[in-house]
Context: one part of a larger RNA
RNA sequence: UUGGGUUUAAAGGGUGCGUAGGCGGGCGCGUAAGUCAGCGGUGAAAUACCCCUGCUCAACAGGGGGGCUGCCGUUGAUACUGCGUGUCUAGAGUGCGAACGGCGCCGGCGGAAUGUGUCAUGUAGCGGUGAAAUGCAUAGAGAUGACACAGAACACCGAUCGCGAAGGCAGCUGGCGAGCACGACACUGACGCUGAGGCACGAAGGUGCGGGGAUCGAACAGGAUUAGAUACCCUGGUAGUCCGCACAGUAAACGAUGACGACUUGUUGUCGGCGACACACUGCCGGUGACAAAGCGAAAGCGAUAAGUCGUCCACCUGGGGAGUACGAUCGCAAGGUUGAAACUC
Repeated sequence: UUGGGUUUAAAGGGUGCGUAGGCGGGCGCGUAAGUCAGCGGUGAAAUACCCCUGCUCAACAGGGGGGCUGCCGUUGAUACUGCGUGUCUAGAGUGCGAACGGCGCCGGCGGAAUGUGUCAUGUAGCGGUGAAAUGCAUAGAGAUGACACAGAACACCGAUCGCGAAGGCAGCUGGCGAGCACGACACUGACGCUGAGGCACGAAGGUGCGGGGAUCGAACAGGAUUAGAUACCCUGGUAGUCCGCACAGUAAACGAUGACGACUUGUUGUCGGCGACACACUGCCGGUGACAAAGCGAAAGCGAUAAGUCGUCCACCUGGGGAGUACGAUCGCAAGGUUGAAACUC
C1' cells in the first nucleotide's frame, strides 16, 4: 500500500458553528468535458515474451512475430456524471397559532440551617473517639430563649422526570434573549449533508488583579494509632471553595458508541403537542425508558434512540514497555497544554 477495523480487545475528535474540499432530490431541453465506440498518427533501437536458427550444449548471438496496457488527432454515441438553462415540491428553510421546559444573562425577594456578636436563664462540664487525647469552659462554656449581622447552599415537590450542542442547568419572582416539538395553511424553490484547517463554547482544579470569607477545607500545626505513620481517626486551620474582569483548555469531557439520511417484526411505560371530550378510549407527530423477533456480535450484549441492512463526509487504530516521555515547533504570566518520535527491551 491493498485489505481490515474503532461499546468493552489498539482505535470516535469534549462540543458546536463553519472555510476549502468531498458528496448531493424530481422532470425537460441544450452541450459533449468525463465516459464509450470506429478510424488515423505516434508509442525508436536495445531489453522482456513467443517461434526458428548459429557456435558440440548453455551463456552469448542472429532472424521473425506479437506486444509495449500510453499519448495526440478525428468522426460519432448520450444511459450515467459534469456544465448551462427552464420548471417542480417530497429535502431544507421562512411566516402564523397555541403550548412546553431546573436553556442562557441581569436584577429583586424568601425561609430553614450554620457561624459570630449582644442580652437573658442557668451550672460544670462540653466536644470528640474503637478507646482517648489535643481543643473549649468558673474571666461562666455547652444547653435553652430573644435580638442582630454575615456568607454560602436552596430540604419537601423530585421522578425510573424535564431542558441544553456539549460542559452543564433546580427556592420564589420581574425583565431581556434563545430553542425544540406540535397544528392548519401560506411562502421561498435544492437554498442541502459532511466538514481538513479556522473560530467559538467548554466540569473540577489552577493562575493574575480587585472584592468577599459563613461552611467545608489541600498545605500546615497539634492529639491519637503504629515497629514507624510525612496516612487512614480527632482538634484546629491557610490557599481555595463565593462574586467581578481576564487567562487557562484539561477529564472515566462516557452511551467509554462521530454527524446526516433511508429501510427493517412486536409488546409495554412515560413527557410535550394534536385529535376526541364521556371521569372512557384508541390513534398521529416528536422526545425519553424497559422487554423481545429477524439480524448482528468473540461473548457480554445491541436490537427503529442499532452495535441490524445500506449511502455520504469527517476523525481515529496497526503488539507491550520505553512514552503521551525526549527533541523541535507552537500556545500560556506560570502551572502546563497541543503536536509527538527513536535507541533499547520483551